The RNA shown here (small-subunit ribosomal RNA) has 1469 nucleotides and comes from an uncultured prokaryote.
It matches the Rfam family "Bacterial small subunit ribosomal RNA".
The sequence is in RNAcentral, with records from ENA.
[in-house]
RNA sequence: GCAUGCUUAACACAUGCAAGUCGUACGUGAAAGUCUCCUUCGGGAGGCAAGUAAAGUGGCGCACGGGUGAGUAACACGUGGAUAAUCUACCCGACAAUCUGGGAUAACAUUUCGAAAGGAAUGCUAAUACCGAAUAAGCUCACGGUCUUCGGACGCCGUGGGAAAAGGUGGGGACCUUCGGGCCUGCCGUUGUCGGAUGAGUCCGCGUCCCAUUAGCUAGUUGGUAGGGUAAUGGCCUACCAAGGCUACGAUGGGUAGCUGGUCUGAGAGGAUGAUCAGUCACACUGGAACUGAGACACGGUCCAGACUCCUACGGGAGGCAGCAGUGGGGAAUUUUGCGCAAUGGGCGAAAGCCUGACGCAGCAACGCCGCGUGAGGGAUGAAGGUUUUAGGAUCGUAAACCUCUGUCAGAAGGGAAGAACCACCGUAGUAUAAUACGCUGCAGGCUUGACGUUACCUUCAAAGGAAGCACCGGCUAACUCCGUGCCAGCAGCCGCGGUAAUACGGAGGGUGCAAGCGUUGUUCGGAAUUAUUGGGCGUAAAGCGCGUGUAGGCGGUUGUCUAAGUCUGAUGUGAAAGCCCCGGGCUUAACCUGGGAAGUGCAUUGGAAACUGGAAGACUUGAGUACGGGAGAGGAAAGUGGAAUUCCCGGUGUAGAGGUGAAAUUCGUAGAUAUCUGGAGGAAUACCGGUGGCGAAGGCGCCUUCCUGGACAGACACUGACGCUGAGACGCGAAAGCGUGGGGAGCAAACAGGAUUAGAUACCCUGGUAGUCCACGCCGUAAACGAUGAGAACUAGGUGUUGCGGGUAUCGACCCCUGCAGUGCCAAAGCUAACGCAUUAAGUUCUCCGCCUGGGGAGUACGGUCGCAAGAUUAAAACUCAAAGGAAUUGACGGGGGCCCGCACAAGCGGUGGAGUAUGUGGUUUAAUUCGAUGCAACGCGAAGAACCUUACCUGGGCUUGACAUCCUCGGAAUCUCUCAGAGACGAGAGAGUGCCCUUCGGGGAACCGAGUGACAGGUGCUGCAUGGCUGUCGUCAGCUCGUGUCGUGAGAUGUUGGGUUAAGUCCCGCAACGAGCGCAACCCUUGUUCUUAGUUACCAUCAUUCAGUUGGGGACUCUAAGGAGACUGCCGGUGUUAAACCGGAGGAAGGUGGGGAUGACGUCAAGUCCUCAUGGCCCUUACGUCCAGGGCUACACACGUACUACAAUGGCCGGUACAAAGAGUCGCUAACUCGCGAGAGUAUGCUAAUCUCAAAAAACCGGCCUCAGUUCGGAUUGCAGUCUGCAACUCGACUGCAUGAAGUCGGAAUCGCUAGUAAUCGCGUAUCAGCAUGACGCGGUGAAUACGUUCCCGGGCCUUGUACACACCGCCCGUCACACCACGGGAGUCGAUUGGACCUGAAAUCGGUGGGCUAACCUUCGGGAGGCGCCGCUUAUGGUCUGGUCGGUGAUUGGGGUGAAGUCGUA
Repeated sequence: GCAUGCUUAACACAUGCAAGUCGUACGUGAAAGUCUCCUUCGGGAGGCAAGUAAAGUGGCGCACGGGUGAGUAACACGUGGAUAAUCUACCCGACAAUCUGGGAUAACAUUUCGAAAGGAAUGCUAAUACCGAAUAAGCUCACGGUCUUCGGACGCCGUGGGAAAAGGUGGGGACCUUCGGGCCUGCCGUUGUCGGAUGAGUCCGCGUCCCAUUAGCUAGUUGGUAGGGUAAUGGCCUACCAAGGCUACGAUGGGUAGCUGGUCUGAGAGGAUGAUCAGUCACACUGGAACUGAGACACGGUCCAGACUCCUACGGGAGGCAGCAGUGGGGAAUUUUGCGCAAUGGGCGAAAGCCUGACGCAGCAACGCCGCGUGAGGGAUGAAGGUUUUAGGAUCGUAAACCUCUGUCAGAAGGGAAGAACCACCGUAGUAUAAUACGCUGCAGGCUUGACGUUACCUUCAAAGGAAGCACCGGCUAACUCCGUGCCAGCAGCCGCGGUAAUACGGAGGGUGCAAGCGUUGUUCGGAAUUAUUGGGCGUAAAGCGCGUGUAGGCGGUUGUCUAAGUCUGAUGUGAAAGCCCCGGGCUUAACCUGGGAAGUGCAUUGGAAACUGGAAGACUUGAGUACGGGAGAGGAAAGUGGAAUUCCCGGUGUAGAGGUGAAAUUCGUAGAUAUCUGGAGGAAUACCGGUGGCGAAGGCGCCUUCCUGGACAGACACUGACGCUGAGACGCGAAAGCGUGGGGAGCAAACAGGAUUAGAUACCCUGGUAGUCCACGCCGUAAACGAUGAGAACUAGGUGUUGCGGGUAUCGACCCCUGCAGUGCCAAAGCUAACGCAUUAAGUUCUCCGCCUGGGGAGUACGGUCGCAAGAUUAAAACUCAAAGGAAUUGACGGGGGCCCGCACAAGCGGUGGAGUAUGUGGUUUAAUUCGAUGCAACGCGAAGAACCUUACCUGGGCUUGACAUCCUCGGAAUCUCUCAGAGACGAGAGAGUGCCCUUCGGGGAACCGAGUGACAGGUGCUGCAUGGCUGUCGUCAGCUCGUGUCGUGAGAUGUUGGGUUAAGUCCCGCAACGAGCGCAACCCUUGUUCUUAGUUACCAUCAUUCAGUUGGGGACUCUAAGGAGACUGCCGGUGUUAAACCGGAGGAAGGUGGGGAUGACGUCAAGUCCUCAUGGCCCUUACGUCCAGGGCUACACACGUACUACAAUGGCCGGUACAAAGAGUCGCUAACUCGCGAGAGUAUGCUAAUCUCAAAAAACCGGCCUCAGUUCGGAUUGCAGUCUGCAACUCGACUGCAUGAAGUCGGAAUCGCUAGUAAUCGCGUAUCAGCAUGACGCGGUGAAUACGUUCCCGGGCCUUGUACACACCGCCCGUCACACCACGGGAGUCGAUUGGACCUGAAAUCGGUGGGCUAACCUUCGGGAGGCGCCGCUUAUGGUCUGGUCGGUGAUUGGGGUGAAGUCGUA
């Protein structure tokens, strides 16, 4: 700038305004004021004001304009028609008129009633008010006439009757005049008729929401005749007659709603909507009614009734904002009681003009759309400051400051359009006229008119000055960091964030997006092919009716002819304007406004075409059917009959059990069972044949015979001639169970009883057992009624079975082979499918018809209806709640699933643990503290390869505060050492000694160290192993884990890696849509076993010499040492095996199939362990959670567990004697020898930095002796005494020695561990740690077994396969009752309200009808009266009332199920 602005209470409204106008229709007619005159000063008269104001009669208007959307599902609206079934004031055109009379009445005046509103009576008066008479046209009526599409039409025709009017005003030359006028002329008005235009009424075709849990509705109802009524058709109304009319193509009823052009959205088809603008309808406080009028049943009219509000003198009155403003109320929410008629439009008027809340403007509101600004250029010490940081920096950021410019908007001042064209008047030119009057027409003529408005716009001035916000930043979705918080506070559109490092909460910095706006909320469409016409589905995801017969409907074989309804094509009319779209134009641009065009897919009329669909009449045979002669069949129904078996009964034989189970028991049996034999009774079912064989629509059908009966099939071809397919409703059939009545009842068997099982067991198992199962008749009408696959038709590779009927060939014949039709199976191609799968029996490709589906739960439930005896069936929701529910397939994991395989896993063995005592660790308890960690396997002789102090982290007490330790700064002093005092010590106080090194300009400076001071900082075994690194454990030394390329699959994924063999092994071989590769396995490494070469000292010693002694000479052979080689590879032979891999056996060899042992630990799992090794993020402490010191504690002790040692003895213990190792360690050390001591040890002293010396004795063993089965000569705990050693110090709290003491324990319950060969078992030796402390740990050697049938089972693991509703992966998931809380819903004695019927009563106003008796101006009159009016009566009827129904809603003690809710109870299908 341009638009828009009560979506809710059609709730109630104060106040003002929104419809008047005309004196050129009419009769009246003021006042204030002022002027003049008079005056008794109170006033009076007259003129002007003024024929004004005002009211009244009359005309026109008030039915337009403006508002609202309550009602209305309707010819209300839209669209197209009809009106030959109609009207139309004002306007236009044409024709003809405008004559002659009459009586009233308002205003007014007087009187009077009333509070008021408002009347009443008497009297006067006018008209374009009202009324009578005249005249007039097919204007109207009646009867004829003509034409006709037979519905009607006509004026070209005839006769008869009927119906009109009003005047006003301008000008005027003659003539007349009562001086008003007549008359002439113009204009306006009035009357009749015809026509037009406009507007309206009525009728019709088509279109126009939801519910069938609304299926039947209708009495003026449907039609006819006659009449009435209307402008007009019509049951519109009345009387009579007939019995019709509507409805599954949805009547009736209920709910909702003004309709349309359009608007929003969408690619479109559609969906939603109906503000502003425009068309139309309806309404005007609620209901009813008419009057007036051209038009109303009337928003700002009337009457009546009702509710409400107001006034009142209580008698009675007044009112209707869904007009414009405005008020209250309601609400999430919607404006000023503004200006003006200047423009546009409307009413009246001859006109001036008046009126106009229509309208034009202004105001308010970012409510919407559009445009503009909030500055532009330069400017790096990248300022300060903020934020952050890895402390360097980075970022806000050229941003700011600063410099140079510009001037939009806002401000001030000045100027300044367009919207104005008319009308009227003046002038002028024509026209008309008797006329230069008056009129009328024209004019680039003159004059005049602006609410907006201090307008738009322009110029000048000053000034960067006055002008930026909002949301967001986890993904979707553009944009990231810090702090705070700590499942809290909070966020959230969906997924989801938050439990101490939150890009998700809150703040900050930064960023992103929009921008005078931004975000939220609500609504609609879209995306959603998620209702699918375009454009979906129904085997398993939701979805095929259980099956048939068949009505309506839908669809329908071949052929020619006709038709033209559908269809196609053309034309005409219409499809209002605005809007959308296109091309232009006007506002500086745009929004906006505007001119033209196109479009409007529609409807109607009409011309044409005839392929297809439909229709008509015909023809045909292939679809369908009929007839003929055949064979197959558990097809149906009825009657009859048979054998086997069970049970029961009678009898015989016979004796103690039988029966039943996992095992038992209940039960039966000595009153004789079970078993067995003969006979009898009764009911039910029909073994074998029997078969993815047959039949039937499905349910279903099984001994045999007979009767009745349905269907299918094959073969021949005769007949009919589309007779067909499907099938909403409807009808019928329909397993089992169940129900009713009556039978029957052997076996079986719900319920029930008992016995078992079990924690329980209202179950599974057992013993019994009633309904029922069977028959007849009648109900029920459901099933996983399944092929989870509707019916019919056609087409589209094959292969192989089987049933029925044929054909061919062949045969003596049965078979076999080829082939046709009809069924019934399997496999498989194309194709389809989400996949699985289907595949001529389709889930393929198409057609026709029907049924059904639209997220899960609530729920196939409630209510209502229908059916049923009942049980129940059928039809079938909603509230509420969730973000899923589901299908198919994949990979894992799991299974008291399967297959194969391995492991000291079991088994076979040996030895242990669990019992005792002690040691040690843990739990628990205790304590001032008993520091901390480790907790199934995989914590517990673990961290700790060694707690008396120290360690030490804990406790008590005493101290220090830049600190015990590091760096920097200042000052002083070398460092350092010695002594005294106090103290538990740390520490404090004091005295003394001592003056070093480097440089020097001799002043001093520097390095190291010590002390004092200042602050930056140190320090923390404080927290978080769930923030981490590193390291480690475990599955597991198990054989696995993956990748590239290719291939397969829509994909997840698969294949490879599976399969057949084989191995210790994913080891190798073969096969294979796979081919290769990597990490693992194996090998390479160390050690050990054999040997060779080299080298021999400290090792060795065969030969030679020598000694007590390899002691010494010597040797280099041997042993050994330590360097390097060799050797073993299934290499060789045989067998087996697939000519393989490999396995078995053998030879040789020191060693043989991985020779033994070690190191070596794939991808990963366990948020496994460790912040107390170390490192480290974050948090926390800082005169303490840091640090120093003394003492204490970690060593406690009703108890429980783990791991060990020693034992319980004779395979032994004790004593004596005699042998044989390996691997180690040692100078702050190992220590020989010697002496002493019973001994631990002490003293002295030697060798050795080690193949030299030492520790060092090896022990079991072997030889000899004693012990003799016992709590012992076993066992050594415990305790007492005395000692030794280490150490500053052995009290708490060390080890060892001697003497004495001599506990438990006699082989260990349930359970459980290790080990497959130089192994187990047993024996001793060494080392680290360490002052000292070893039953522990780590090593070393000596002696040296037993057993393994085997893989069923337990445990763990690997591969393949299968099921899965698990994926935190079975320690999973998950169901129902009960208890608690909340929510919505159903039933419910009732109760309250809304709405709608029926019957009856009452019956206002009003129209109409009747009456003419009471009252009565016009007209008529014969003067009596009549017509008409008022009045009265009646019909209809609003409201109201009474009674009685229907429907809907609220509420209701209580009741029922449902849903939801981290950690409730019971069980576990």